[in-house]
This is a predicted structure of a 478-nucleotide part of an RNA (small-subunit ribosomal RNA, 3' major domain) from an uncultured bacterium. It matches the Rfam family "Bacterial small subunit ribosomal RNA". Its family is annotated with ribosome and structural constituent of ribosome in the Gene Ontology. The RNAcentral record of the full RNA draws on ENA and SILVA. Its mean pLDDT, the model's own confidence on a scale to 100, is 82.
Context: one part of a larger RNA
RNA sequence: UGACGGGGACCCGCACAAGCAGCGGAGCAUGUGGUUUAAUUCGAAGCAACGCGAAGAACCUUACCAAGUCUUGACAUCCUCAUGACCAUCAUUUAAUCAUGAUCUCUCUUCGGAGCAUGAGUGACGGGUGGUGCAUGGUUGUCGUCAGCUCGUGUUGUGAAAUGUUGGGUUAAGUCCCGCAACGAGCGCAACCCUUAUCCUUGUUUGCCAGCGAGUAAUGUCGGGAACUCCAGGGAGACUGCCGGUGAUAAACCGGAGGAAGGUGGGGACGACGUCAAGUCAUCAUGGCCCUUACGAGUAGGGCUACACACGUGCUACAAUGGUCGCAUACAGAGGGCAGCGAACUUGCGAGAGUAAGCGAAUCCCAAAAAGCCGAUCGUAGUCCGGAUUGGAGUCUGCAACUCGACUCCAUGAAGUCGGAAUCGCUAGUAAUCGUGAAUCAGAAUGUCACGGUGAAUACGUUCCCGGGCCUUGUACA
Numbered sequence: 001u002g003a004c005g006g007g008g009a010c011c012c013g014c015a016c017a018a019g020c021a022g023c024g025g026a027g028c029a030u031g032u033g034g035u036u037u038a039a040u041u042c043g044a045a046g047c048a049a050c051g052c053g054a055a056g057a058a059c060c061u062u063a064c065c066a067a068g069u070c071u072u073g074a075c076a077u078c079c080u081c082a083u084g085a086c087c088a089u090c091a092u093u094u095a096a097u098c099a100u101g102a103u104c105u106c107u108c109u110u111c112g113g114a115g116c117a118u119g120a121g122u123g124a125c126g127g128g129u130g131g132u133g134c135a136u137g138g139u140u141g142u143c144g145u146c147a148g149c150u151c152g153u154g155u156u157g158u159g160a161a162a163u164g165u166u167g168g169g170u171u172a173a174g175u176c177c178c179g180c181a182a183c184g185a186g187c188g189c190a191a192c193c194c195u196u197a198u199c200c201u202u203g204u205u206u207g208c209c210a211g212c213g214a215g216u217a218a219u220g221u222c223g224g225g226a227a228c229u230c231c232a233g234g235g236a237g238a239c240u241g242c243c244g245g246u247g248a249u250a251a252a253c254c255g256g257a258g259g260a261a262g263g264u265g266g267g268g269a270c271g272a273c274g275u276c277a278a279g280u281c282a283u284c285a286u287g288g289c290c291c292u293u294a295c296g297a298g299u300a301g302g303g304c305u306a307c308a309c310a311c312g313u314g315c316u317a318c319a320a321u322g323g324u325c326g327c328a329u330a331c332a333g334a335g336g337g338c339a340g341c342g343a344a345c346u347u348g349c350g351a352g353a354g355u356a357a358g359c360g361a362a363u364c365c366c367a368a369a370a371a372g373c374c375g376a377u378c379g380u381a382g383u384c385c386g387g388a389u390u391g392g393a394g395u396c397u398g399c400a401a402c403u404c405g406a407c408u409c410c411a412u413g414a415a416g417u418c419g420g421a422a423u424c425g426c427u428a429g430u431a432a433u434c435g436u437g438a439a440u441c442a443g444a445a446u447g448u449c450a451c452g453g454u455g456a457a458u459a460c461g462u463u464c465c466c467g468g469g470c471c472u473u474g475u476a477c478a
Base pairs, nucleotide, nucleotide: 001478002477003475004474005473007472008471010469011468012467013466015462016461019426020425022423026316027315028314029313030312031311032310033309034307035306042053043052064302065301067299069297070296073125077124078123079121080120081119082118083117084116088103089102090101091100092099106115107114108113126292127291128290130289132287136285137284138280139279140278141276143274148187149186150185151184152183153182154163155162156161167178168177169176193268194267195266196265198236199235200234201233202232203231208225209224212223213222214221239262242256243255244254245253246252318419322378323377324376325375326374329372335366336365337364340359341358345354346353347352385416390411391410392409393408394407395406396405432454433453434452435451436450437449438448
C1' cells in the first nucleotide's frame, strides 16, 4: 500500500421489511446428472452450467456406433504422361456408395500450340468438430451502469509511499459547492444518439372523410376535399427557467405556479482501471504437439429420442372471480408474404381438400384478436373440474413419419381438492392475466424474441440476511 475481520461510523440496492403472484406436491414438456448402451457425439458446472451453444436431431444436419467401401484423396495449387471429353440418360450389380457397360460427346487457333475437363503417376501437399482456452488472437459472461480507476508537475517522507482523491455539506453519480500544499488533466458519471409522451409547420398516396354531391342490400364505393387521424421530413418544448421557504449569502433540498410532460419525464443503446489462469482451439483465426490406406473421405442403417432414479426451468391443472353453450357481440399493436401469403366459392364433423381472385403489398393475403360484454346452463361433486394415458379411424409435410413428426375425429378419462423444510420474481402501465406475430423452418414450440389488451397491492422503516461504496481501526496475511 492492499486484502481480510462473527471491529466501528456513514450510505445505497426488490437486500430485508410491507405486499402480489409463484416454484417445491400432481401430470406432461424440456435441459442436466446418473444408469444403460455397439453408440447413447461434444462442450457448459455456485451466483455467472442445467428451455445453455441448439433461431428448431425422421434422412440430411452429425461431429457418435456397427457394417460394407476409397487412398494425392470430398476440397486447393503445382509437375509429368495419356485421352477428348465432362455432364446427362439407360442397363447390370449392390442395402447404398463404389464398380462395369451402352448412348451422347469440347472450345479457340497464326495449325506450332493454348484453354478446359477426365484418367494414370509422382511427391510437394491436402485433410482432421484430433489434444492443449493453463501457449494465444478475437469474442462473451461476471462484479456492475457499481462510482470508481489513474496521470503530469509541485510538495512531504531516508524509503516503500503519501498528498491531490481526505474534510464540511450535497447528489443517482469522484454530481456540484465550500475549505485545504496542492494546481491541473485523462478514462469513467452526465450530455451528445434512438424511441416514447405534447404542439407547430411542410408534403398528400396505397392512408384519411369534417363539409358538398352521386350511388349501393352494405362498405371512402365514386366525384371531390386537405379539415381530422396516420405516415415521415423539419422545428418548438423542460432549463431548477419562475415564485416562496430552508441552507454558509454556496451547492442543493422542500413546496407551489404554469405546463402534454418537473426536477435524470419513461424506455433503450452505451459497461472505466481491473477481477475470476471465468467461458469458448466445436463459429472463426492461430503456435507447439499428434494422425496420414487413417484420428482423413464417401455410403446405407442405427444413435443423439434409451430409463429403477435425482435436480433445474417451464406448461396445464386442481375449479363457480369458474367450466360449457349461443347464426349473440365489441375493441389492438407489431410483424411476415413469390419455390411465397393465399381471399371468395364448393366439399368434409374436423385436421384438410378442390378450384382459384388479388398481392413483390400503407392497395391483396396471413387475420378469427383473446380475455371482455350479453344471455342460457351446471350447484361443490373427483363433478358438465382436470386432461394424462391407451384403442380405433384419418389429414398434412416430406424419397421416406417403424425406431422418431405435428394435427384432426370417435372412444377411453389417470394423478390432481392449492402443495413439508426450503426458495424465486416483481415498485407502475410494473406484477398478474389475455391473446397476436416473427426468426429458425419441407414438416416439427409449453422454448426464445417481439407486440399490444385488461390492469393491481404494498413500501412504517434500515435492527437483521445478502451484495456493494466511502472513511477509520486491528492483523502472526500478501